[in-house]
c-di-AMP riboswitch aptamer (ydaO/yuaA leader) from uncultured Desulfobacca sp., 139 nucleotides, folded computationally.

RNA sequence: AUAUUAAUAACGCCUAAAUCCGACCCUGAGGGUCGGGUGCGGGGGACCCAGGUAUUUGGGGCGAAUCGCCGGUUGGCGUAGGACAUCCUCAUCGGUCCGAGCCCUGCAGCUAACCUCGUCGGCGUCGAUGGGGCAAGAC
Numbered sequence: 001a002u003a004u005u006a007a008u009a010a011c012g013c014c015u016a017a018a019u020c021c022g023a024c025c026c027u028g029a030g031g032g033u034c035g036g037g038u039g040c041g042g043g044g045g046a047c048c049c050a051g052g053u054a055u056u057u058g059g060g061g062c063g064a065a066u067c068g069c070c071g072g073u074u075g076g077c078g079u080a081g082g083a084c085a086u087c088c089u090c091a092u093c094g095g096u097c098c099g100a101g102c103c104c105u106g107c108a109g110c111u112a113a114c115c116u117c118g119u120c121g122g123c124g125u126c127g128a129u130g131g132g133g134c135a136a137g138a139c
Stems, first nucleotide, its partner, number of pairs: 011124004018038009039119006049109001056106001058107001059104004067078004081098004087133008
């Protein structure tokens, strides 16, 4: 000087999944567990309204992830829908991707009060045009 491996920090992306305080533990940086608060997100739950004889042809929830066709081969081709760093946001064009998985267990429409749950995990960037907003600087 170069290359590789591991870890940490900063800046960012998907997602609701962030942050503060306390106690304890590990520790090189830093992190973990438990509890509480704030923020963000989900479910249950009246009147009114909606629905209408079903209740194994079960029904329902989270999520963008639904549906169709093909296929001997758990796959393929499409698709509703969704994601992609100007500080934020909206719209448009082109491009690149995703279009899964899991849960409740006989039960749930909406739903004020009220009750309750989660706050994981996985990654490294796309270019252009127009509108709006915010911040900084100069005059």
Description: Lineage of the source: Bacteria > Thermodesulfobacteriota > Desulfobaccia > Desulfobaccales > Desulfobacca. The sequence was found by an Rfam model in a public genome assembly. The coordinates come from a structure-prediction model, not an experiment, and the mean pLDDT is 79.